[in-house]
The part of an RNA shown here (large-subunit ribosomal RNA, domain IV) has 353 nucleotides and comes from a Bacillota bacterium. Its Rfam family is "Bacterial large subunit ribosomal RNA". The coordinates come from a structure-prediction model, not an experiment, and the mean pLDDT is 90. The source organism's lineage runs through Bacteria, Bacillati and Bacillota.

Context: one part of a larger RNA
């Protein structure tokens, strides 16, 4: 010196990114416990007292257990030895200490987030992440819809729409406003486009023959290449619906008898211009916004204001008891965490033999 204990004067979080580590509290019995709440809880809240030993003691009672003794001796009624439990209460002993070792919660206020019990990165994250009941949209009439498989066949389900698949939300309480122009989707079938196929007009090649001296031309059937018009779904245009579907929810100007502000009006655009409610917020750049709390002093924290750079209503808005090894302010207890260090034990390093 490492490393694992134990103790420390006075102070008592000043330590540090942060009480991180330690330490306090700790069992049991009594007393007595706040706001808030969903009437369950919050509660072991908080915050108090008590605990050994001996005698009165074979204590009072209570379990168990059924004698005696009473019954027209029949139901039964009695309740007694034994045998286990066992407060309270009075008295007295002893030590610094009585739950004498040992196992055994510190605790309160406040705010975010997520309802809650669950799950998760096997080996750096347990979290506010995921799960969840509950909500809503949808798809699915049963050889379901979906999903695996080349099929056969399986699973769904030996279920049957109060069932079964997806998506998203995410107890519960009071809500979930506006816009269907784009995009999805689900509905219509009038016109419009529109494939194969249908259908052949019309052309080309080839050839019998045919005109021609001859170059060369015409050319039937056949077989062959192309091949218009017309008939041709679905689809898309196209007409409607539809946002708890994918999304989206303005701009500029002026106005009131100080001022400042602008219930008011004007205009542009637009599918419509964000409504409740929240709001410097796990969102706020500017920014340590500004006030007010708390501190002797606070870029954190709380409670307001709203100029929301860039909250907002099932990618949910907002509140909400109770839960949390979440996370964030603040006290109360205690404390080697620190002023600041010392002293021990015990195991290592290291010396010396």
């Nucleotide at each position: 010196c490492u490393c694992u204990c134990g103790u420390c004067a006075a102070g008592g979080a000043a330590c540090u990114c942060g009480g991180c580590a330690a330490a306090c509290u700790g069992a049991c019995c009594c007393c007595g416990u706040a706001a808030c709440u969903u009437c369950g809880g919050g509660a072991g809240a908080a915050g108090g007292g008590g605990u050994g030993c001996c005698c009165c003691g074979g204590u009072a009672g209570g379990g168990u257990g059924g004698a005696a003794g009473c019954g027209g001796c029949a139901a039964g009624u009695g309740g007694a030895a034994g045998c286990c439990c066992g407060a309270g209460g009075g008295g007295g002993c002893c030590g610094c200490a009585g739950g004498g070792a040992a196992a055994c919660g510190g605790c309160c206020c406040a705010a975010g987030c997520g309802a809650c019990u669950g799950u998760u990165u096997a080996g750096c994250a347990a979290a506010a992440a995921c799960a969840c009941a509950g909500g809503u949209c949808u798809g699915u009439g049963c050889g379901a819809a979906g999903c695996c498989g080349u099929a056969a066949g399986g699973c769904g389900a030996g279920g049957u729409a109060u069932a079964c698949g997806g998506g998203c939300u995410g107890a519960c309480g009071c809500c979930u406003g506006c816009c269907c122009g784009g995009u999805g989707c689900u509905g219509g079938a009038a016109g419009g486009u529109u494939a194969a196929g249908g259908g052949g007009a019309a052309g080309g090649g080839u050839c019998a023959g045919c005109c021609g001296g001859a170059a060369g031309g015409c050319g039937a059937a056949g077989c062959u290449c192309u091949g218009a018009a017309c008939c041709g779904a679905a689809g898309c245009c196209c007409c409607a619906g539809u946002a708890a579907a994918c999304g989206g929810c303005g701009g500029c100007c002026g106005u009131a008898a100080c001022u400042a502000u602008a219930a008011c009006g004007g205009u542009c655009c637009u599918a419509a211009g964000g409504u409740a409610g929240c709001g410097a917020a796990a969102u706020u750049c500017c920014u340590u916004g500004u006030c007010g709390g708390g501190u002797a002093a606070a870029u954190u924290c709380c409670g307001a204001c709203c100029c929301g750079c860039a909250c907002g209503a099932a990618a949910g808005g907002c509140g909400u008891a109770a839960c949390g090894a979440c996370u964030u302010g603040g006290g109360c207890g205690c404390u080697g965490u620190c002023u600041c260090g010392a002293c021990g034990a015990g195991a290592g390093a290291u010396c010396c033999g």